The prediction has a mean pLDDT of 76.
Predicted 3D model of a 266-nucleotide RNA (Bacterial large signal recognition particle RNA) from Dictyoglomus thermophilum.
Of the family's consensus pairs, 94% are formed in the model.
Lineage of the source: Bacteria > Pseudomonadati > Dictyoglomales > Dictyoglomaceae > Dictyoglomus.
A source record names the gene ffs.

RNA sequence: CUAUGCUUAGGUGGGGAGCUAGCGGUGCCCUGUACCUGCAAUCCGCUAUAGCAGGACCGAAAGGCCACCCGAGGUAUAGUCUUGUGGGAGCAGAGGGAGAUAAGGGAGCUAUGAAGGUCAGGAGCUGUGCACUAAGAGUACCUCGAACCCCGCCAGGUCCGAAAGGAAGCAACGGUAAGAGGUUGCUCUUAGGUGCCGCAGUAAGCCUGGCUGGAGCUUACCUGUCUUCUUCUACCCGUAAGGCUAUAUCGACGGUGGAGGCAUAG
Repeated sequence: CUAUGCUUAGGUGGGGAGCUAGCGGUGCCCUGUACCUGCAAUCCGCUAUAGCAGGACCGAAAGGCCACCCGAGGUAUAGUCUUGUGGGAGCAGAGGGAGAUAAGGGAGCUAUGAAGGUCAGGAGCUGUGCACUAAGAGUACCUCGAACCCCGCCAGGUCCGAAAGGAAGCAACGGUAAGAGGUUGCUCUUAGGUGCCGCAGUAAGCCUGGCUGGAGCUUACCUGUCUUCUUCUACCCGUAAGGCUAUAUCGACGGUGGAGGCAUAG
């Protein structure tokens, strides 16, 4: 070196995140094709030789082992962007609401006289008088009103009496007290969405008119200005998801290189 055979090397997939003290597995994801059975997320099996148990096959290489390269994919951190969301600030921009103002426009009044001043009246307000209305109280009048303990008259009956007569007295009848009801009149009190009523007062303002004055006045529709509230954007501090970038880390598939058992025969 070649051939044949063997199996107590080893292999029959690997990786990421997660879980875990850690390792591996089940489940998820990537790779891409790769023995079978049983077990396992309120997990399962183990302990640095780190799935266990049972079976089957391959096997010293084209397949197993080691190193390096590549880099599918995952993870972490940072930055940035987008979308959403919580809070802040109320400086800036935009929109909306309310109020004020009256510079410009518009509309209206005005030399048949604006604003302002003054006088008178009115309305209004306050007080009060009168009237009215209502309620209450009092008074007058009317009606009703007591089984007995109110009155009058007292049938019957009762009592006294020899009798004449007398006495008390229920009901009925009549009346009355307390009380109840009513009526209209009067008096008082209280109240008023009361009054073509009277009197007094009334700062400012309102209306009407007179006088004065001699040119402005009113409105707030549009623009403008100011104040305030609010919404959105922008701003500040967080936070969630996604995209991109950078760094770090693990890394399948693939590539390159290296090392590599025993027996027999030639």
RNAcentral holds the sequence, with entries from ENA.